[in-house]
């Protein structure tokens, strides 16, 4: 450095429900807990999606790239 078991302390939170915002994709907050070792961050490449479509947006819990990171065996 890579990979990553077990444990501990913790972390995040799909679906669904409620409230608010948005034309919408969706977002934020609360409840819940399907899952997650980057389910942290970032729209750079691909992808999907939306709309008031020469254009403007959404999704990082779809796959990559970049940046950052807790604990800790064996190899």
């Nucleotide at each position: 450095c890579c990979u990553g078991a077990a444990a501990a302390g913790g972390g995040c939170a799909a679906c669904c429900c409620c409230a608010u915002c948005g034309c919408g994709a969706g977002a934020u907050g609360g409840g819940c807990a399907c899952g997650c070792a980057a389910a942290g961050u970032c729209a750079c490449g691909g992808g999907u999606c939306u709309c008031a479509c020469u254009g403007a947006g959404a999704c990082a819990g779809c796959c990559g790239a970049g940046c950052u990171a807790c604990c800790c065996a064996a190899g």

A computed fold for a 75-nucleotide RNA from a Candidatus Dormiibacterota bacterium, annotated as c-di-GMP-I-GGC riboswitch aptamer. NCBI's taxonomy places the organism under Bacteria, Bacillati, Candidatus Dormiibacterota.